[in-house]
RNA sequence: CGCCGAGUCUCUGAUACGGACAGAGAGCCGGGGACCCACCUACUCCCCGGGGUGAAUCGGCGGGCCGCGCCUGCUCAGGCAGCCCGGCCUGCCGUAGGGCUCCUCCGGCCCGAACCCGUCAGCUAACCCGGUAGGCGGCCCAGGAGAGGA
Numbered sequence: 001c002g003c004c005g006a007g008u009c010u011c012u013g014a015u016a017c018g019g020a021c022a023g024a025g026a027g028c029c030g031g032g033g034a035c036c037c038a039c040c041u042a043c044u045c046c047c048c049g050g051g052g053u054g055a056a057u058c059g060g061c062g063g064g065c066c067g068c069g070c071c072u073g074c075u076c077a078g079g080c081a082g083c084c085c086g087g088c089c090u091g092c093c094g095u096a097g098g099g100c101u102c103c104u105c106c107g108g109c110c111c112g113a114a115c116c117c118g119u120c121a122g123c124u125a126a127c128c129c130g131g132u133a134g135g136c137g138g139c140c141c142a143g144g145a146g147a148g149g150a
Stems, first nucleotide, its partner, number of pairs: 001137004008026006027132006037122001049120001050117004058094010069083001071082004097111004103146004
């Protein structure tokens, strides 16, 4: 000077300036919460409760562990293996979706995570509660074309 993101700004404690800390506001962001509407095939036990923030979902192939079963093989006391189905973890390949621009087209490069609540929550006016972090890039050739604005 820029990027992702709600994550910026002002004031006070406060004395020279700042920083940190503790607060109060403004702005921005998120959650809970009626009528109406929606749902009511729900909930509990085994397998595998449910929900929220976020772009971060959903699939295919393979591996590991666990559960399950009428079947098949071996052993036949127990059980073991194969196979079907389900859950969790994991590796690759895709993908809904997201970013690099306030918009469009062409092209290129990336992301497609992580965490939280705690058995509980649909929407939801009034009302109530919370957050305002963190992480990264550059010091210049590295997008092109167009529209619009100042």

A computed fold for a 150-nucleotide RNA from a soil metagenome, annotated as c-di-AMP riboswitch aptamer (ydaO/yuaA leader). The sequence is in RNAcentral, with records from MGnify.